[in-house]
RNA sequence: UUACGACAAAGGCAAACCAUUCGAAAGAAUGGGGCGCAAAGUCAACAGGCCUAAAGCCCUGAAGGGCAACGGCGGCUGGAUUACCGAA
Numbered sequence: 001u002u003a004c005g006a007c008a009a010a011g012g013c014a015a016a017c018c019a020u021u022c023g024a025a026a027g028a029a030u031g032g033g034g035c036g037c038a039a040a041g042u043c044a045a046c047a048g049g050c051c052u053a054a055a056g057c058c059c060u061g062a063a064g065g066g067c068a069a070c071g072g073c074g075g076c077u078g079g080a081u082u083a084c085c086g087a088a
Stems, first nucleotide, its partner, number of pairs: 004086002012037002017032006035075001041081003046078003049073003056067004
């Protein structure tokens, strides 16, 4: 330096759920909480996937329905990039 990841050390993050706020929703933020995580750090304008369906368009007498991402999920997968520690 590149891999690798201990019943190592020091630390880190925080699922469900609850409260409040934002949002049309998906979901997010903050606090509590702790299922898990060796990148559960970052990138959604890297690719695929998934969720929602507001604007808009279409159908309908209406109620409503269909399409629709410029909204989301990095804790779905691959990729890119940066980083703590050091047994085998």
c-di-GMP-I riboswitch aptamer, 88 nucleotides, folded computationally. It was read from a public genome assembly, where an Rfam model found it.